[in-house]
Predicted 3D model of a 94-nucleotide RNA (c-di-GMP-I riboswitch aptamer). The prediction has a mean pLDDT of 83. Its Rfam family is "c-di-GMP-I riboswitch aptamer". Gene Ontology term of the family: cyclic-di-GMP binding. Rfam's curators write: GEMM was predicted in a large-scale screen for bacterial structured RNA regulatory elements.
RNA sequence: GUCUCUACGAGGCAAACCCGCCGAAAGGCGGGGACGCAAAGCCGCAGGCCUAAAACCCCGAUGCGAAUCGGGGCAUGGCAGCUGGGUUGCCGAA
Numbered sequence: 001g002u003c004u005c006u007a008c009g010a011g012g013c014a015a016a017c018c019c020g021c022c023g024a025a026a027g028g029c030g031g032g033g034a035c036g037c038a039a040a041g042c043c044g045c046a047g048g049c050c051u052a053a054a055a056c057c058c059c060g061a062u063g064c065g066a067a068u069c070g071g072g073g074c075a076u077g078g079c080a081g082c083u084g085g086g087u088u089g090c091c092g093a094a
Base pairs, nucleotide, nucleotide: 012037013036017032018031019030020029021028022027035081041087042086043085045084046083047082048079049078050077056073057072058071059070060069061068062067
């Protein structure tokens, strides 16, 4: 120095829940708070999961029609603390 790994110590992050803001929602951000975490740093690339306002598609109702209303589908919206993958990386005994 590299790979695997990681004791003691130091330092780091922060689930649920509460408050504020953003969002249609899922969820996100900030503050408080700690269940946990050695990548719980970063990247939605693959699978999975969550959401469906708008657009689009399908069905139904009303309507001459345009359209409106109701139901269903759909990610282009999310989750990196679901798994895999990519990428970067602190201290350090053995």